Predicted 3D model of a 73-nucleotide RNA (transfer RNA) from an uncultured bacterium.
The coordinates come from a structure-prediction model, not an experiment, and the mean pLDDT is 81.
Rfam family: tRNA. From the family's description: Transfer RNA (tRNA) molecules are approximately 80 nucleotides in length.

């Protein structure tokens, strides 16, 4: 230099034919216990990497940029 994959909650990852984003872990509160942990219940947490385009509507399609990983030279 060229090619490809990936980027979604604090972490690990889902989502689908384009129709208002969810789980586990973690966090917080509660129940319970003499007390702690485990357990159970509940709650909060998102500019879907950034910018632009298409569309009535974009996490999803298209382009550019950035980053991570892999391959080739």
């Nucleotide at each position: 230099g060229c090619c490809g994959a990936c980027u979604u909650a604090g972490c690990u990852c889902a989502a689908c034919u384009g129709g208002u984003a969810g789980a586990g872990c973690g966090a917080u509160g509660g129940u319970a216990u003499c007390g702690u942990a485990a357990a159970c219940c509940a709650u909060a947490g998102g500019u879907c990497a950034u910018c632009g385009g298409u569309u009535c509507g974009a996490g999803u399609c298209c382009g550019a940029u950035a980053g991570u990983c892999g391959g080739c030279u």